Overview
Model confidence (mean pLDDT): 84 of 100. The part of an RNA shown here (small-subunit ribosomal RNA, 5' domain) has 555 nucleotides and comes from a metagenome.

Context: one part of a larger RNA
RNA sequence: GAACGAACGCUGGCAGCGUGGAUUAGGCAUGCAAGUCGAACGGGAAGCGUGGGGUUCAAUCUUCGGAGAGAAACCUGCGUGGAUAGUGGCGGAAGGGUGAGUAACGCGUGGGUAAGCUGCCUUCAAGUUGGGGAUAACUCUGCGAAAGCGGGGCUAAUACCGGAUGUGGUUCCGUAACGCCUGUUACGGUAACUAAAGGUGGGGAUCUUCGGACCUGCCGCUUGAUGAGGCGCCCGCGUGCCAUCAGCUUGUUGGUAGGGUAAUGGCCUACCAAGGCUUACGGCUAGCUGGUCUGAGAGGAUGAUCAGCCACACUGGGACUGAGACACUGCCCAGACUCCUACGGGAGGCUGCAGUCGAGGAUCAUUCGCAAUGCGCGAAAGCGUGACGAUGCGACGCUGCGUGGAGGAUGACUGCCUUCGGGUUGUAAACUCCUGUCACCGGGGAAAAACAGCCAUUUGGUGAACAGCCUUUUGGUUUGAUGGUACCUGGAGAGGAAGCCACGGCUAACUCUGUGCCAGCAGCCGCGGUAAUACAGAGGUGGCGAGCGUUGUUC
Numbered sequence: 001g002a003a004c005g006a007a008c009g010c011u012g013g014c015a016g017c018g019u020g021g022a023u024u025a026g027g028c029a030u031g032c033a034a035g036u037c038g039a040a041c042g043g044g045a046a047g048c049g050u051g052g053g054g055u056u057c058a059a060u061c062u063u064c065g066g067a068g069a070g071a072a073a074c075c076u077g078c079g080u081g082g083a084u085a086g087u088g089g090c091g092g093a094a095g096g097g098u099g100a101g102u103a104a105c106g107c108g109u110g111g112g113u114a115a116g117c118u119g120c121c122u123u124c125a126a127g128u129u130g131g132g133g134a135u136a137a138c139u140c141u142g143c144g145a146a147a148g149c150g151g152g153g154c155u156a157a158u159a160c161c162g163g164a165u166g167u168g169g170u171u172c173c174g175u176a177a178c179g180c181c182u183g184u185u186a187c188g189g190u191a192a193c194u195a196a197a198g199g200u201g202g203g204g205a206u207c208u209u210c211g212g213a214c215c216u217g218c219c220g221c222u223u224g225a226u227g228a229g230g231c232g233c234c235c236g237c238g239u240g241c242c243a244u245c246a247g248c249u250u251g252u253u254g255g256u257a258g259g260g261u262a263a264u265g266g267c268c269u270a271c272c273a274a275g276g277c278u279u280a281c282g283g284c285u286a287g288c289u290g291g292u293c294u295g296a297g298a299g300g301a302u303g304a305u306c307a308g309c310c311a312c313a314c315u316g317g318g319a320c321u322g323a324g325a326c327a328c329u330g331c332c333c334a335g336a337c338u339c340c341u342a343c344g345g346g347a348g349g350c351u352g353c354a355g356u357c358g359a360g361g362a363u364c365a366u367u368c369g370c371a372a373u374g375c376g377c378g379a380a381a382g383c384g385u386g387a388c389g390a391u392g393c394g395a396c397g398c399u400g401c402g403u404g405g406a407g408g409a410u411g412a413c414u415g416c417c418u419u420c421g422g423g424u425u426g427u428a429a430a431c432u433c434c435u436g437u438c439a440c441c442g443g444g445g446a447a448a449a450a451c452a453g454c455c456a457u458u459u460g461g462u463g464a465a466c467a468g469c470c471u472u473u474u475g476g477u478u479u480g481a482u483g484g485u486a487c488c489u490g491g492a493g494a495g496g497a498a499g500c501c502a503c504g505g506c507u508a509a510c511u512c513u514g515u516g517c518c519a520g521c522a523g524c525c526g527c528g529g530u531a532a533u534a535c536a537g538a539g540g541u542g543g544c545g546a547g548c549g550u551u552g553u554u555c
């Protein structure tokens, strides 16, 4: 000199863009952060419409006995409606957080997988057949304070279970070609094994038990292949410090066989051999990278924000489900802690967003919205989304703008200095004439919106069909949290907006007063003991400026 996720002191006008728990991976009240599908399924609350019933009230009529349009609440049938819960599907393995652990194939980079898996998506091929038994919800009921647990009965499915078929696929066998021993590919086989589920829209003729059959779309389901993207595994090289750690190792190193896995492998087991490693083993520290800071570079330091990978989810262990997890807001066990309890037993996990306590020099709102982007579900409308988009707070950083401009000498007053003549503050002020950024008040007022949907129109395809569906053109309609914000414009008026540090040398900037080795200063040299440009105050001056200094850390 530059830099910072900074902190502290004094000071503080506006805007834009960034950025903000680095310490206790300490404990957490409260709310929200993962749902969705009725076009898989049974069921069906409120409400609405309509019919019936008795009760009460009652315009009006009346022969004064009563009759009675209509209204109210209640009970109830039918239709519509589609709330809560349930079965089932997909998603809860993404998105979001943190950096504890890890010196490791963890990361980076370059290869391998003839040793592999892959839901949704893409492009193809083939199929979607015929049956069965349950179970939740519901209902009856038992136990329990609760959390919840159990029994009897009824019922559905794209839930579950057999059967059929096998284009294919797997295994086995045969042949051929190729190759990297074990193999790969192609062809073949009376070989063995191996599937499925339906839903919904439209329809002229025909049939109908009036449900439908049948035809035709769309969405699904099953088997297999292709691609994309994703993931697993292996290898070369690179990736801290300590030798005051010098020897380490028995599933250890290799082989054979088997098991296990999607898959290779001591990954595991049995047997055999006795090997294997050497900056090993041990200890300390640490997430790695793209990058960031600095530097002329080489290098050094660093790994906040953003992006890629990894690891973790109260601590430790475990598996289940699934295409994918050994799963942050799933399950089981143990432990510590907190809470509820009828003392028998239960509930919980902010290293999600806000917020709270604690510790700390130190780090924000218990805000708004799904309008945009993206994700999940859904045929879609749509629903959900503390991802995200916004606003708020903090001079924490960077950048921009302002706090006025021109004129104005009798160089006023004041302050300070003085050789008492004057000098300086100083064109500074006053005063005159202007301007109008920002802030303030009023008027107008966006872009971010494109899709999708709906209505109309239209091309092509499918189709028996001018139905429906898919595709395409044009027009209309509709959707904004921010926000009446940005921006534009009018008004008034210099009005509301300057400080901080330094002045002995390094280092730009000097005098007076006070103090008297005291009080104090100080980055280094060093100042102060009666004339201190070095302490304190004042005037003046220098530097930077909404900041200026100090401290810490890095180059």
Stems, first nucleotide, its partner, number of pairs: 001555004006551005013401006019394002026357003030354003035090003040087002047080007055072003060067002097312003106239008116231003121227001123225006129163001131161002138153006168194004172189007198219006206213002240284003247277003252274008287309004291302004314335005337348004365391001367390003373387001374385004404434004415424003438496001440491005448482001453477004460470003499544005504525003510539005520527002